[in-house]
RNA sequence: AUGUUAUAAAGAAAGCUCGAGGGAAUAGACCCGAUGAAAGCUUAGCAACCCUUUGCAAACGAAGAAGGUGCUACAUUCUAUCCGUCAGGCGGAAAAGAUAACAA
Numbered sequence: 001a002u003g004u005u006a007u008a009a010a011g012a013a014a015g016c017u018c019g020a021g022g023g024a025a026u027a028g029a030c031c032c033g034a035u036g037a038a039a040g041c042u043u044a045g046c047a048a049c050c051c052u053u054u055g056c057a058a059a060c061g062a063a064g065a066a067g068g069u070g071c072u073a074c075a076u077u078c079u080a081u082c083c084g085u086c087a088g089g090c091g092g093a094a095a096a097g098a099u100a101a102c103a104a
Base pairs, nucleotide, nucleotide: 002103003102004101005100006099007098013043014042015041016040017039021032022031023030026080027079028078029077044072045071046070048069049068050067051064052063053062054061055060076096081093082092083091084090085089
């Protein structure tokens, strides 16, 4: 790098360095940013998956901890594809991305 499965409208900050962008891709919109973006380092925090205990062997739950990853503006920031709905709006399902576990 590739594949499979699961999850996601909740949660969670500061300091230093740096110096202009950022919010995945394409397009549009909107928002954040010199009252310092992204990135790096340090500490802190949150608790999704793996983990531990337990209900009950499993599925599915509950509790715990922070070991391995992960995360700490805006629903994955919103919309786009399809379906329902006269349209809008709303709802659902895909696609794509993200995270984790597993496989090879």

The prediction has a mean pLDDT of 80.
SAM riboswitch aptamer (S box leader), 104 nucleotides, folded computationally.
Rfam family: SAM riboswitch aptamer (S box leader). From the family's description: The SAM riboswitch is found upstream of a number of genes which code for proteins involved in methionine or cysteine biosynthesis in Gram-positive bacteria.